[in-house]
RNA sequence: AUCCGAAAGGGCAAACCCUUCGAAAGGAGGGGGCGCAAAGCCACGGGCCCUCACGCCUUGUGCGGUAGGGUAGCCGGGCUGCCGAAG
Numbered sequence: 001a002u003c004c005g006a007a008a009g010g011g012c013a014a015a016c017c018c019u020u021c022g023a024a025a026g027g028a029g030g031g032g033g034c035g036c037a038a039a040g041c042c043a044c045g046g047g048c049c050c051u052c053a054c055g056c057c058u059u060g061u062g063c064g065g066u067a068g069g070g071u072a073g074c075c076g077g078g079c080u081g082c083c084g085a086a087g
Base pairs, nucleotide, nucleotide: 003087011036012035016031017030018029019028020027021026034073040079041078042077044076045075046074047071048070049069050068051067054064055063056062057060
């Protein structure tokens, strides 16, 4: 120094509730705490979710992705990074 990862200090924060933004998925703030060693950042690849608009015709509680949005706490990838026992 690298891998792995115990402890301590500290960090983040699922469900749920309130407020708020959004057509929705979902986001933000407060409470909360299931969990997390990258649960820090980036939608690049795959997955999943949504459908205002758009397209289609069978006009519906309809269908579609080549469209747009969301999810980084689904996985992979990229960037950054605190402590550090044993091995």
This is a predicted structure of an 87-nucleotide RNA (c-di-GMP-I-GGC riboswitch aptamer) from Acetothermia bacterium UBA3571. The source organism's lineage runs through Bacteria, Bacteria candidate phyla and Candidatus Bipolaricaulota. The coordinates come from a structure-prediction model, not an experiment, and the mean pLDDT is 85.